[in-house]
Molecule: transfer RNA
Organism: Chloroflexota bacterium
């Protein structure tokens, strides 16, 4: 250059195919309450509007199109 993947909370990850109220799910965090404590359990809670812009739709995380970022494979150069 050129194909092919990935991109969703702090981390993991599911959901995309086959659009449909308020995006689930573990670890992690906070609060209470068990417990002398430490773990530990239990219940409640706060955190992503989904890689950027844009299209298409009544309605997009999902569909389409372009750009960025990470990887991987192959030309290219040595």
């Nucleotide at each position: 250059c050129g194909g092919g993947g990935u991109g969703u909370a702090g981390c993991g990850a599911a959901g995309c195919c086959u659009g449909g109220u308020u995006a689930u799910c573990g670890c992690a965090c906070g609060u209470g309450c068990u417990u002398u404590g430490g773990g530990a359990g239990c219940a409640c809670g706060a955190g992503a509007c989904c890689g950027u812009c844009g299209g298409u739709u009544c309605g997009a995380a999902u569909c389409c199109g372009a750009c960025c970022a990470c990887c991987c494979c192959g030309a290219c150069c040595a």